RNA sequence: CACAGGUAAAGGCACACCUGCCGAAAGGAAGGGCCGCAAAGCUAUAGGGGCUAACACGCGGUGAAGCGUUAUGCCAGCCAGCUGCCGAA
Numbered sequence: 001c002a003c004a005g006g007u008a009a010a011g012g013c014a015c016a017c018c019u020g021c022c023g024a025a026a027g028g029a030a031g032g033g034c035c036g037c038a039a040a041g042c043u044a045u046a047g048g049g050g051c052u053a054a055c056a057c058g059c060g061g062u063g064a065a066g067c068g069u070u071a072u073g074c075c076a077g078c079c080a081g082c083u084g085c086c087g088a089a
Stems, first nucleotide, its partner, number of pairs: 005086002012037002017032003021028002035077001041082003047079002049075003056069004
C1' cells in the first nucleotide's frame, strides 16, 4: 500500500421453512430459524437482467370466467455501481 486475501483476530448479516401483519400479486417488514455470505452493507424510470399484472387497453363470452400487452409495483442472497472491517498470513 492493499478493488489481491479472509486460514488469524474482532465482529456482522441471516437462505429455506414456521407464525401472525401489510399487499391484487410479486413481495415487504417483525419474531423464530441458521443454508450460506469477504461486502449477503447501501443504491431499482435516468446500467443490465428477472418477477408480478392491480389499473388501463385489446380479444372472448348473454354474463361470469379466461387469454394477451403493459410498471413510475417488486427482486440488491442475479450481474453491476458506490462505500466499508482486519492487515494475522

This is a predicted structure of an 89-nucleotide RNA (c-di-GMP-I riboswitch aptamer) from Paenibacillus darwinianus. Its Rfam family is "c-di-GMP-I riboswitch aptamer". About the family: GEMM was predicted in a large-scale screen for bacterial structured RNA regulatory elements. The coordinates come from a structure-prediction model, not an experiment, and the mean pLDDT is 82. The organism belongs to Paenibacillus, within Bacteria.